[in-house]
Molecule: transfer RNA
Organism: Planctomycetota bacterium
RNA sequence: GGGUGUAUAGCUCAGUUGGCUAGAGCGCCUGCUUCACACGCAGGAGGUCAGAGGUUCGAGUCCUCUUACACCCA
Numbered sequence: 001g002g003g004u005g006u007a008u009a010g011c012u013c014a015g016u017u018g019g020c021u022a023g024a025g026c027g028c029c030u031g032c033u034u035c036a037c038a039c040g041c042a043g044g045a046g047g048u049c050a051g052a053g054g055u056u057c058g059a060g061u062c063c064u065c066u067u068a069c070a071c072c073c074a
Base pairs, nucleotide, nucleotide: 001073002072003071004070005069006068007067010026011025012024013023019057028044029043030042031041032040050066051065052064053063054062
């Protein structure tokens, strides 16, 4: 330099042929339970879907560019 892939909650990851308020497990917070802790039960908070632009009635999903990381080729 060329090519491919990944980027969604604090962490690990789902998210179908674009469709209505974006989810799970773990973690975190509160309450119950306990002498106390853990476990368990109930409830809750937490997301500019990497960034910018475009297409569309509608974009996490499609297109372009950029950024970061990983891999392959030279």